[in-house]
RNA sequence: GACUUGCUGGUGUAGUCGGUUAUCACGCCUGUCUCACACACAGGCGGUCGCCGGUUCGAAUCCGGCGCAAGUCA
Repeated sequence: GACUUGCUGGUGUAGUCGGUUAUCACGCCUGUCUCACACACAGGCGGUCGCCGGUUCGAAUCCGGCGCAAGUCA
């Protein structure tokens, strides 16, 4: 330098034939329970889907550029 794959809450992930409010678990907070803690149960918090554009009535999803990570080739 060329190509391939990936990037989604604090962490790990689902969703990628475009369509209601982006899923689940862990985590964190509050409550119930307990003398207290843990467990359990109930409720809640936290994402503008790596960034910028394009297509579209509508984009996490399609297209282009860039960034980062891993890999292959030279």
Model confidence (mean pLDDT): 82 of 100. The RNA shown here (transfer RNA) has 74 nucleotides and comes from Radiomyces spectabilis. Taxonomically the source falls in Radiomyces (Eukaryota, Opisthokonta, Mucoromycotina, Mucoromycetes). Rfam family: tRNA. Its family is annotated with triplet codon-amino acid adaptor activity in the Gene Ontology. About the family: Transfer RNA (tRNA) molecules are approximately 80 nucleotides in length.